This is a predicted structure of a 72-nucleotide RNA (transfer RNA) from Porphyrostromium japonicum. The prediction has a mean pLDDT of 82. The sequence is in RNAcentral, with records from ENA.
RNA sequence: GCCUCUAUAGCUCAGUGGUAGAGUACUUCCUUGGUAAGGAAGAAGUCACCAGUUCAAAUCUGGUUAGAGGCU
Numbered sequence: 001g002c003c004u005c006u007a008u009a010g011c012u013c014a015g016u017g018g019u020a021g022a023g024u025a026c027u028u029c030c031u032u033g034g035u036a037a038g039g040a041a042g043a044a045g046u047c048a049c050c051a052g053u054u055c056a057a058a059u060c061u062g063g064u065u066a067g068a069g070g071c072u
Base pairs, nucleotide, nucleotide: 001071002070003069004068005067006066007065010024011023012022013021018055026042027041028040029039030038048064049063050062051061052060
C1' cells in the first nucleotide's frame, strides 16, 4: 500500500427495508426464620461517525474512525 471481517443495553450476542430484542448483570417487590435458588414487575440504546438511495434504513451504497485477520 491492497483485500476481508467486525462495531447494536454494563457485558456476551440476535435482528437480510416497516414499533430495536434475548441471555446475563442491575433496581423494586413476592416467597424464606435468614440466605441461596425460584417467581413478578421495571429501568437501561443518537444501532461507531458523516453523507447518499428510499414513502420508510440498525439493515442497501459510498466515505471516515477504531479493532481483528490476510497478501505484498